[in-house]
Parts: sequence; structure tokens; C1' cells
RNA sequence: GGGGGUGUAGUGUCAGCGGUAGCACGAUGGUUUCCAAAACCAUUAGCCUGGGUUCGAAUCCUAGCACCCCUG
Repeated sequence: GGGGGUGUAGUGUCAGCGGUAGCACGAUGGUUUCCAAAACCAUUAGCCUGGGUUCGAAUCCUAGCACCCCUG
């Protein structure tokens, strides 16, 4: 240099064909307890970036960026 893959809450990850973004752990608050832990309830926070297509994009197209793999 060429080709391919991945990118979603703090962390790990679902979301076959475009239509409300979910789950687990974590964190915070509460109930309970002599105090904790555990359990239960509630809350918390996210689609890598720009552009395009569309009534509507995490999803399709395109250009970047980061990481990983193959290769001259």
C1' cells in the first nucleotide's frame, strides 16, 4: 500500500426484513436488619463522527476515525 471484520449505558452485550432502544452486572436512593450482607422496589446512563437516501435510520448508502485480522 491492498483486502476484510468490529464499534450500542460505567462494564459485558441483544435488537433476522427501517417504525418506543432492551437485558445483566455496576452505581445511587428506599424497604428490611441491632449493624451489615443477601433479598425486594425505584432511579441512573447509551446507538464512534460527518454527510446522503427516506414520512421515519442503531439498521440502508457514503466519507472519515479507533481497534483487530489477513496480505504485498

This is a predicted structure of a 72-nucleotide RNA (transfer RNA) from a Patescibacteria group bacterium. The coordinates come from a structure-prediction model, not an experiment, and the mean pLDDT is 81. Rfam family: tRNA. Rfam classes the family as a transfer RNA.